[in-house]
RNA backbone atom coordinates (compact mmCIF):
# COMPACT_ATOMS: atom_id res chain seq x y z
C1' N A 1 0.00 0.00 0.00
C1' N A 2 -2.92 -3.72 -2.37
C1' N A 3 -6.29 -8.02 -2.11
C1' N A 4 -9.74 -11.75 0.08
C1' N A 5 -13.22 -13.32 3.98
C1' N A 6 -16.11 -11.67 8.15
C1' N A 7 -18.44 -6.94 10.65
C1' N A 8 -20.12 -2.00 10.60
C1' N A 9 -22.21 2.97 8.63
C1' N A 10 -24.86 5.08 4.20
C1' N A 11 -27.64 4.47 -0.07
C1' N A 12 -30.54 2.67 -4.66
C1' N A 13 -34.53 0.33 -7.59
C1' N A 14 -40.24 3.32 -8.86
C1' N A 15 -43.15 9.35 -9.20
C1' N A 16 -47.99 3.32 -10.63
C1' N A 17 -41.62 1.13 -4.82
C1' N A 18 -44.10 -0.85 0.57
C1' N A 19 -47.38 0.14 4.78
C1' N A 20 -49.93 3.03 8.62
C1' N A 21 -53.57 7.18 9.14
C1' N A 22 -56.95 11.08 7.68
C1' N A 23 -61.27 13.46 5.09
C1' N A 24 -65.36 14.77 1.19
C1' N A 25 -67.52 11.31 -1.68
C1' N A 26 -69.51 6.72 -3.83
C1' N A 27 -71.48 1.43 -2.63
C1' N A 28 -73.24 -0.91 0.88
C1' N A 29 -79.55 0.11 -0.25
C1' N A 30 -84.24 1.90 -0.64
C1' N A 31 -81.39 -3.33 2.61
C1' N A 32 -81.88 -4.27 7.53
C1' N A 33 -84.97 -1.97 11.12
C1' N A 34 -89.68 0.97 13.02
C1' N A 35 -95.33 1.70 12.77
C1' N A 36 -99.89 -0.10 10.66
C1' N A 37 -103.32 -3.53 8.15
C1' N A 38 -104.26 -8.46 6.11
C1' N A 39 -103.49 -14.28 6.43
C1' N A 40 -101.20 -17.98 8.63
C1' N A 41 -100.52 -19.87 13.96
C1' N A 42 -95.47 -21.31 17.31
C1' N A 43 -91.09 -20.38 17.88
C1' N A 44 -87.10 -17.13 17.53
C1' N A 45 -82.43 -14.38 18.88
C1' N A 46 -77.45 -14.42 21.49
C1' N A 47 -71.13 -17.19 15.05
C1' N A 48 -71.89 -23.33 15.03
C1' N A 49 -73.39 -28.05 18.22
C1' N A 50 -74.70 -28.41 23.60
C1' N A 51 -76.16 -25.43 27.88
C1' N A 52 -78.41 -20.96 29.69
C1' N A 53 -80.47 -16.15 29.36
C1' N A 54 -84.37 -12.94 27.15
C1' N A 55 -88.73 -12.35 23.68
C1' N A 56 -93.18 -15.11 22.41
C1' N A 57 -101.48 -17.68 21.60
C1' N A 58 -101.81 -9.24 25.25
C1' N A 59 -99.32 -13.21 18.60
C1' N A 60 -92.97 -15.59 17.27
C1' N A 61 -91.67 -16.75 12.76
C1' N A 62 -92.85 -16.20 7.72
C1' N A 63 -95.47 -13.68 3.26
C1' N A 64 -98.04 -9.46 0.84
C1' N A 65 -99.48 -3.76 1.18
C1' N A 66 -98.65 1.63 2.73
C1' N A 67 -95.64 5.48 5.55
C1' N A 68 -90.64 6.44 7.48
C1' N A 69 -85.67 4.91 6.80
C1' N A 70 -80.08 3.40 8.99
C1' N A 71 -75.08 2.05 10.22
C1' N A 72 -70.46 -1.23 10.54
C1' N A 73 -66.95 -3.74 8.01
C1' N A 74 -64.76 -2.88 2.97
C1' N A 75 -63.62 1.23 -0.81
C1' N A 76 -61.32 6.10 -0.91
C1' N A 77 -55.39 12.11 -2.02
C1' N A 78 -50.94 14.16 -6.77
C1' N A 79 -52.32 15.04 1.72
C1' N A 80 -49.22 13.73 6.21
C1' N A 81 -45.98 10.04 8.78
C1' N A 82 -42.97 5.36 8.53
C1' N A 83 -39.62 3.35 5.57
C1' N A 84 -36.32 -0.27 1.42
C1' N A 85 -38.11 -7.67 4.16
C1' N A 86 -39.86 -1.82 2.69
C1' N A 87 -44.37 -5.75 3.67
C1' N A 88 -47.22 -10.07 2.38
C1' N A 89 -48.51 -14.54 2.83
C1' N A 90 -48.52 -20.53 5.22
C1' N A 91 -47.75 -23.36 9.58
C1' N A 92 -47.18 -24.12 14.38
C1' N A 93 -47.47 -21.64 19.51
C1' N A 94 -49.32 -17.33 23.20
C1' N A 95 -52.44 -13.68 24.96
C1' N A 96 -57.20 -10.64 24.38
C1' N A 97 -62.00 -10.47 22.74
C1' N A 98 -67.17 -13.06 21.72
C1' N A 99 -73.32 -15.30 27.95
C1' N A 100 -70.45 -20.73 29.65
C1' N A 101 -68.11 -25.12 27.68
C1' N A 102 -65.92 -26.93 22.61
C1' N A 103 -64.73 -25.36 17.75
C1' N A 104 -64.52 -20.94 14.99
C1' N A 105 -64.05 -15.58 13.89
C1' N A 106 -61.48 -10.85 14.69
C1' N A 107 -56.52 -8.39 17.18
C1' N A 108 -51.83 -8.30 18.89
C1' N A 109 -47.32 -10.83 18.86
C1' N A 110 -43.16 -15.20 19.03
C1' N A 111 -40.72 -19.08 15.88
C1' N A 112 -39.72 -21.46 10.99
C1' N A 113 -40.67 -21.59 5.84
C1' N A 114 -41.39 -18.61 0.68
C1' N A 115 -41.40 -14.10 -2.31
C1' N A 116 -36.39 -8.61 -6.26
C1' N A 117 -40.45 -4.78 -7.87
C1' N A 118 -44.46 -3.55 -10.18
C1' N A 119 -48.28 -4.10 -14.31
C1' N A 120 -51.78 -7.17 -17.21
C1' N A 121 -54.47 -12.28 -18.17
C1' N A 122 -57.23 -16.34 -15.80
C1' N A 123 -58.38 -19.58 -11.69
C1' N A 124 -59.41 -19.56 -6.26
C1' N A 125 -60.75 -17.25 -1.58
C1' N A 126 -62.75 -13.12 1.64
C1' N A 127 -66.73 -10.07 0.39
C1' N A 128 -72.94 -6.79 -0.59
C1' N A 129 -69.49 -6.49 -4.82
C1' N A 130 -67.58 -6.76 -12.34
C1' N A 131 -64.24 -2.46 -6.12
C1' N A 132 -60.03 -3.31 -3.10
C1' N A 133 -56.97 -7.51 -0.33
C1' N A 134 -54.26 -12.32 -1.10
C1' N A 135 -52.67 -16.96 -3.34
C1' N A 136 -51.21 -20.10 -7.99
C1' N A 137 -50.03 -19.65 -12.91
C1' N A 138 -48.64 -17.13 -17.44
C1' N A 139 -46.92 -13.19 -20.21
C1' N A 140 -43.60 -9.23 -21.54
C1' N A 141 -41.50 -5.12 -18.34
C1' N A 142 -37.92 -3.34 -14.61
C1' N A 143 -33.96 -2.99 -11.11
C1' N A 144 -29.09 -5.52 -9.76
C1' N A 145 -25.24 -9.51 -10.75
C1' N A 146 -22.25 -12.61 -14.02
C1' N A 147 -20.43 -14.47 -19.08
C1' N A 148 -20.65 -13.43 -24.03
C1' N A 149 -20.65 -9.94 -28.82
C1' N A 150 -20.53 -4.77 -31.00
C1' N A 151 -19.31 0.42 -30.86
C1' N A 152 -16.06 4.53 -28.49
C1' N A 153 -11.79 5.15 -25.09
C1' N A 154 -7.36 3.53 -23.62
C1' N A 155 -6.02 -0.23 -19.24
C1' N A 156 -10.00 -0.40 -17.72
C1' N A 157 -15.25 2.67 -18.26
C1' N A 158 -19.05 3.53 -20.82
C1' N A 159 -23.26 2.33 -24.33
C1' N A 160 -26.40 -1.39 -26.89
C1' N A 161 -27.82 -6.61 -27.77
C1' N A 162 -28.41 -11.51 -26.29
C1' N A 163 -28.29 -15.82 -22.22
C1' N A 164 -28.36 -17.19 -17.24
C1' N A 165 -29.70 -16.15 -11.48
C1' N A 166 -31.99 -13.44 -8.40
C1' N A 167 -33.05 -9.81 -1.71
C1' N A 168 -29.23 -13.63 4.17
C1' N A 169 -28.69 -9.92 -3.22
C1' N A 170 -26.00 -5.12 -5.14
C1' N A 171 -23.55 -0.36 -4.36
C1' N A 172 -20.57 2.98 -2.07
C1' N A 173 -17.53 3.59 2.02
C1' N A 174 -14.84 2.58 7.42
C1' N A 175 -8.67 0.24 9.86
C1' N A 176 -8.91 3.94 17.02
C1' N A 177 -13.50 -2.52 12.67
C1' N A 178 -11.06 -7.97 12.92
C1' N A 179 -8.27 -11.81 10.40
C1' N A 180 -5.32 -14.16 6.53
RNA sequence: UGCUUUGGUAGAGGUUGCGUUUAACAUAAGUAUAUUGUUUGAUAUGUCAGGCAUAGUUGAGAACAAUAGAAAGGGGACAACGCCGAAGUAAAGUAUAUCCUGAGUAUAUUUUGCUGGGCAUACAAUUAAGAAUUGUAUGACUGUCAUCUUAUAACUAUAAGAUGGUGCGCUAUCUAAAAG

A computed fold for a 180-nucleotide RNA from Candidatus Galacturonatibacter soehngenii, annotated as Lysine riboswitch aptamer. Model confidence (mean pLDDT): 81 of 100. It matches the Rfam family "Lysine riboswitch aptamer". Gene Ontology term of the family: lysine biosynthetic process. Rfam describes the family as follows. Riboswitches are metabolite binding domains within certain messenger RNAs that serve as precision sensors for their corresponding targets. NCBI's taxonomy places the organism under Bacteria, Clostridia, Lachnospirales, Lachnospiraceae, Candidatus Galacturonatibacter. The sequence is in RNAcentral, with records from Rfam.